This is a predicted structure of a 285-nucleotide part of an RNA (large-subunit ribosomal RNA, domain VI) from an Actinomycetota bacterium.
[in-house]
Context: one part of a larger RNA
């Protein structure tokens, strides 16, 4: 811009896209059919894998660069708390992201190919074909996943708003009131956008949530979870010093503690304040 008033939501599904994939073994059929024997199937049914591929994070595993703890050197006078040393090194680890983990990639229907048939003439027979009818593929079309009405044949359903208020102005009719046809401005107006707080959404746009009639993010509180028992204090204490009964003291104990979390709730304490812009007003009867 179009879709013939504007807008919001939900659909239909023309059409398009998609690995809709590949392959093995075992059991059964069956020691059957077949075969003198030796040997030895198939159709069908059931089970278990592998490869590829799409998705996911319940479990398992990895990561998890400052979440917790341990520890070395050094510096901040000591304690506490920290900086630096590859995240200093080491032990763990939520969410997230992930594979080595989990799930799907089944099955069915329809129309067919070669081909196999039924009935059956032309051509008294025969013939799957000429009329008619049936069967038949990993292939085709549905069924599965995604996009999808710019599908210009521009669809459907539901709802909302509007079809004007005021001012200025051009033309026509009329003595006038007034009527008809236009143009511009300001309003009203469903809804949308800007803006702001954000997100399991994201390169930017976009998408989704929220904006005080509020739990959107931060903070605070609780839950759950990760680390693993904080600081401080008391007790024990190898050993050492010594003024002789006092001092130092590695380490251990008393305590699911302390610290922390992208998770789940709660709470207006902080920040989403106040605002701005766009937006149909058309046609037919």
């Nucleotide at each position: 811009c179009g879709u013939u008033g504007g807008c919001c939501g939900c659909c239909u599904g023309a059409g398009g896209g998609g690995a809709a994939g590949g392959u093995g073994c075992c059991c059964u059929c069956a020691g059957u059919a077949c075969g003198a024997g030796a040997g030895g199937a198939a159709c069908g049914g059931g089970g278990c894998g592998c490869c590829g591929u799409g998705g996911c994070c319940u479990c398992u595993a990895g990561u998890g660069u400052g979440c917790c703890g341990g520890u070395u050197g050094u510096c901040c006078g000591g304690c506490a708390g920290g900086g630096c040393a590859c995240u200093g090194c080491c032990g763990g680890g939520c969410a997230g992201c992930c594979a080595c983990g989990c799930c799907g990639u089944a099955g069915g229907g329809g129309a067919u190919a070669a081909c196999c048939g039924c009935u059956g003439a032309a051509c008294g027979c025969a013939u799957c074909u000429a009329a008619g009818c049936g069967g038949g593929a990993a292939g085709c079309c549905c069924u599965c996943c995604c996009c999808g009405a710019g599908a210009c044949g521009a669809g459907g359903c539901g709802g909302c708003c509007g079809u004007u208020g005021c001012c200025c102005u051009g033309g026509g009719g009329g003595c006038a009131a007034c009527c008809c046809c236009g143009g511009g401005g300001c309003g009203c107006g469903a809804g949308g956008g800007c803006u702001c707080c954000c997100g399991u959404a994201g390169a930017a746009g976009a998408c989704g949530g929220g904006g005080u009639u509020g739990a959107u993010g931060g903070g605070g509180g609780g839950g759950c979870g990760g680390u693993g028992u904080a600081a401080c204090u008391c007790c024990c204490g190898a050993g050492g010093g010594u003024u002789c009964u006092c001092c130092c003291g590695a380490g251990g104990g008393g305590g699911g503690a302390g610290c922390c979390g992208g998770c789940c709730c709660c709470u207006c304490c902080c920040a989403a304040u106040c605002g701005c812009c766009c937006g149909a007003g058309c046609g037919u009867g």

Model confidence (mean pLDDT): 82 of 100. The source organism's lineage runs through Bacteria, Bacillati and Actinomycetota. Its Rfam family is "Bacterial large subunit ribosomal RNA". Its family is annotated with structural constituent of ribosome and ribosome in the Gene Ontology.